[in-house]
Molecule: TPP riboswitch aptamer (THI element)
RNA sequence: CUCCUGGACACGGGGUGCGGCCGCGGCCGCUGAGAUGAUACCCGUCGAACCUGAUCCAGUUCACACUGGCGAAGGGAUGUCGGCCGACUCCAGC
Repeated sequence: CUCCUGGACACGGGGUGCGGCCGCGGCCGCUGAGAUGAUACCCGUCGAACCUGAUCCAGUUCACACUGGCGAAGGGAUGUCGGCCGACUCCAGC
């Protein structure tokens, strides 16, 4: 400098893959917010969290991951933040 974005509380939705080794149950490594037990992480209609199509297509990787497509696709989980009384502080008016 530019872009994006309220917060709290309660409730709800969701994912957990790939590689190596071995004693098959673990260990180690990779990506990631999160890699199955969490009081964590992500997301809740302004909804690409996540699911379906999909054992999808192209590039790339040992593989996952990643980039683009599919995708203006079809689904997908929400409500509240009031009223009264008193004290104090600040601002404005008279």